SAH (S-adenosyl-L-homocysteine) riboswitch aptamer from Methylocaldum sp. 14B, 77 nucleotides, folded computationally. The source organism's lineage runs through Bacteria, Pseudomonadati, Gammaproteobacteria, Methylococcaceae and Methylocaldum. It was read from a public genome assembly, where an Rfam model found it. Its mean pLDDT, the model's own confidence on a scale to 100, is 78.

[in-house]
Parts: sequence; C1' cells; structure tokens
RNA sequence: CGGGCUGAGGAGCGCUGCGACGGGACAUCCGCCAGGCUCGGUCGGCGCAACUGUUAUGUCAACGGCGCUCGGUUCAU
Repeated sequence: CGGGCUGAGGAGCGCUGCGACGGGACAUCCGCCAGGCUCGGUCGGCGCAACUGUUAUGUCAACGGCGCUCGGUUCAU
C1' cells in the first nucleotide's frame, strides 16, 4: 500500500437510482440496489526501511441522496 473476514459508527418506514452484482434477444434494456465510506480487530500478500516499542493519564470520531417517524444527550422556552 492493497486484499479477505469481522466489529462499530442509535433504530425504522417510504421514494429515486449511480457504481457494483445478476439476467439478456447484449439496447440508450431489465432486475436488485442509499454503510459502496470512515474508524477498529484479525489473517495473508507486496514494497520499503532498520527501526521503534512500552507504561500512565486524558479525550473520544468525522461523514452517509430526498421525505417522514421514533430513541438518546445538551440547551432554550
């Protein structure tokens, strides 16, 4: 750096639909589709380097089309 699996980012309903995925007579088509993003854990891979690691304390994400509902926290009335 990238890949696989996995956890989390409060919970739902409706709509549209890009990418990915699937179908196809291969179309400017059809289906499905709003955690695909970020932060962790873990297991390999590639590359670089010779480094860095441990402990304690403190703090704790950011974001996620449109509309609606609920929950939690804080503030105001």